[in-house]
């Protein structure tokens, strides 16, 4: 060195999660690293490297506080789009309201703007007239068991009689009162009037007349100032996703180093 038979041994690794911690079941990555049974209010263990079987390989492997590389995972920071909760109104913006300005749009204006003078209305006071309402008056009706009037059957009273008397019912009338009509008289009242007159107030508004002769208004936009409201930007805090950076673990893979048993035969 080769062959045969054995034995130890091997038959994956890593990240997350779980856990006091380690391994496994679970999820993921790398890969093809044989299969079966078990395991989440879980299984085995205590510085570890799941337990038990079957098959295969078998000194093949393997090991290293070594280097490169880096799939993938964890942690952190910053930024961005979005979003949840809370806060605030200094500033900006959206919005509300008010004022200013008159640049743009618009409207009115030589069929005359603004301005000036003047008359009337609108406003206030008083008066006349009308109207309305109330009262009074006038007219009509009604209106008293008796204590109002006239007449007064019957009955009653006085009288010898003639006659006289008081008088209920009834009839007629009337007073207060009540009801109605009317405005011819009178008085009073008003948030009264397409009404008449007098006086006042005012120049906001409506309108007539005259003078002058080109501006006036401020609806929308822009701008300025103020006001309010709170949505957003803003502040605090949380978070999905994306980007960048830092850090950590790190597989397959590539390099380096270490190391490879027993027996027999050639």
């Nucleotide at each position: 060195c080769u062959g045969u038979g054995c034995u130890a041994g091997g038959u994956g690794g890593g990240g997350g999660g779980c856990u006091a911690g380690c391994g496994g079941u679970c999820c993921c990555c790398u890969a093809c690293a044989u299969c079966c049974a078990c395991a989440a209010c879980c299984c085995g263990c205590u510085c570890a490297c799941g337990u038990g079987g079957a098959g295969c390989c078998g000194a093949a492997g393997g090991g290293c506080u070594u280097c490169c590389g880096g799939a993938g995972g964890g942690g952190g920071a910053a930024g961005g789009c979005g979003u949840g909760a809370g806060g605030g109104u200094c500033c900006g913006u959206c919005c509300u309201c008010g004022a200013g300005c008159a640049a743009g749009c618009g409207g009115c204006g030589u069929u005359g703007a603004c301005g000036g003078c003047u008359g009337a209305g609108c406003c206030c006071u008083c008066u006349g007239c009308g109207g309305c309402g109330c009262a009074u008056g006038u007219c009509g009706g009604u209106g008293a068991a008796c204590c109002c009037c006239g007449c007064g059957a019957g009955a009653c009273c006085c009288g010898g009689a003639a006659g006289g008397g008081a008088g209920c019912a009834g009839c007629g009338g009337u007073a207060a009162g009540c009801c109605g009509a009317u405005c011819u008289c009178u008085g009073c009242g008003g948030g009264u009037g397409u009404u008449a007159g007098a006086g006042g107030a005012u120049c906001c508004c409506u309108u007539g007349g005259c003078c002058c002769g080109a501006g006036c208004c401020g609806g929308c936009u822009a701008c300025u100032c103020g006001u309010g409201a709170a949505g957003c930007g803003c502040c605090u805090u949380g978070u999905u996703c994306c980007u960048u950076c830092c850090u950590u673990c790190g597989a397959u893979g590539g390099g380096g180093c270490c190391g490879u048993g027993c027996a027999c035969a050639g």